[in-house]
The RNA shown here (transfer RNA) has 74 nucleotides and comes from Phanerochaete sordida. The RNAcentral record of the sequence draws on ENA, Ensembl Fungi, GtRNAdb and Rfam. Its Rfam family is "tRNA". Rfam describes the family as follows. Transfer RNA (tRNA) molecules are approximately 80 nucleotides in length.
RNA sequence: GGGUCGGUGGCGUAGCUGGUUAUCGCAUCUGUCUAACACACAGAAGGUCCUCAGUUCGAUCCUGGGCCGACUCA
Numbered sequence: 001g002g003g004u005c006g007g008u009g010g011c012g013u014a015g016c017u018g019g020u021u022a023u024c025g026c027a028u029c030u031g032u033c034u035a036a037c038a039c040a041c042a043g044a045a046g047g048u049c050c051u052c053a054g055u056u057c058g059a060u061c062c063u064g065g066g067c068c069g070a071c072u073c074a
Base pairs, nucleotide, nucleotide: 001073002072003071004070005069006068007067010026011025012024019057028044029043030042031041032040050066051065052064053063054062
């Protein structure tokens, strides 16, 4: 340098033939429980869906450029 795949809360993930309130688990915080902690249960907070442009009435999703990462070819 070429090719393929990926980038979504702090971490890991779902969501794809575009539709308005983006899913779940762990972690965090609050409450109940306990002498207290842990567990369990209930609830809450936390995301400008890597970035820039394009298509569209509408983009996490489609198209193109860029950045980063993994694998592979040279």